[in-house]
Molecule: transfer RNA
Organism: uncultured Patescibacteria group bacterium
RNA sequence: GCCGAAGUAGCUCAGUUGGUAGAGCAACCGCCUUGUAAGCGGUAGGUCGGGAGUUCGAAUCUCCCCUUCGGCU
Numbered sequence: 001g002c003c004g005a006a007g008u009a010g011c012u013c014a015g016u017u018g019g020u021a022g023a024g025c026a027a028c029c030g031c032c033u034u035g036u037a038a039g040c041g042g043u044a045g046g047u048c049g050g051g052a053g054u055u056c057g058a059a060u061c062u063c064c065c066c067u068u069c070g071g072c073u
Base pairs, nucleotide, nucleotide: 001072002071003070004069005068006067007066010025011024012023013022019056027043028042029041030040031039049065050064051063052062053061
């Protein structure tokens, strides 16, 4: 330098023919328990890596850039 994959909640990941983002674990509150853990119920937490474009509408489509990983040279 070229090609490919990935980037979404604190962590691990879903979300696919474009229609206002979810799960598990963790955190916090409550119930239960003599107490802790476990279990059960609930709450909070994300302008979807950044910018621009297309569209009534973008995590999703297009372009540029950034980061990480792999391959080729």